RNA sequence: CACGCGAUCGCGGGAGAGAGCCGGUGCGAACCGGCCGCCGAAGGCGCAACCCGCCCGGAAACGCUCAGGCAGAAGGACUGCGGUCGCGGA
Numbered sequence: 001c002a003c004g005c006g007a008u009c010g011c012g013g014g015a016g017a018g019a020g021c022c023g024g025u026g027c028g029a030a031c032c033g034g035c036c037g038c039c040g041a042a043g044g045c046g047c048a049a050c051c052c053g054c055c056c057g058g059a060a061a062c063g064c065u066c067a068g069g070c071a072g073a074a075g076g077a078c079u080g081c082g083g084u085c086g087c088g089g090a
Base pairs, nucleotide, nucleotide: 003088004087005086006085007084008083009082010081011080012079013078018036020035021034022033023032024031025030037070038069039068043066044064045063046062050058051057
C1' cells in the first nucleotide's frame, strides 16, 4: 500500500398500515381537540439466541407500540457507489 472493521458525509435504492369519522381555525394543505381501526424499518423500552465473565453487564431485523407513521411530499432501519477520519495491517 492492498485489504478488513468502525464512524461520518454526498448521491441512489428503500417496506408496512384509514386521502377514516366528528367539532373548531383556515381558500386549501395543514393545525388543535375528541373517537375508533391499523403499521414497525427514526427513536425508545423489554426478553432472548449469542457475547462477556460476575456486573440488576452488552445484545436483534424478535416482542411492545410511549413516541413516530397509515394518498403524495417529508421521514425511514438497512443498503450500493464514492469521499474523509480512526483502528488493524505495522
Molecule: Glycine riboswitch aptamer
Organism: Gammaproteobacteria bacterium